[in-house]
RNA sequence: CGGGGUGUCGUAUAUCGGCAGUACGCAAGGCUGGGGGUCUUGAUGGCCGGGUUCGAUUCCCGGCACCCCGA
Numbered sequence: 001c002g003g004g005g006u007g008u009c010g011u012a013u014a015u016c017g018g019c020a021g022u023a024c025g026c027a028a029g030g031c032u033g034g035g036g037g038u039c040u041u042g043a044u045g046g047c048c049g050g051g052u053u054c055g056a057u058u059c060c061c062g063g064c065a066c067c068c069c070g071a
Stems, first nucleotide, its partner, number of pairs: 001070007010024004018054001026042006047063005
C1' cells in the first nucleotide's frame, strides 16, 4: 500500500427490516441461625457520521478500531 472479515449491556454470544434476547457477573428481596447454595425481581447495550425506508442492530456509503491474507 491492496484485498477480506468483525464491531450488540461489565464479559461472552444470539437476533433473515417491525418490542434487542440468553449465560455469567452486578443490585434488591425470599428460603437458611449465618455463610454457601438456590429461587424471584430489577438495572445496564447496537463503534461514529450520513443515506435508503413508513420503520434500520439488520441494507448502502464514508470514517475509526481490531483481526486475517497478500505485497
Molecule: transfer RNA
Organism: Candidatus Harrisonbacteria bacterium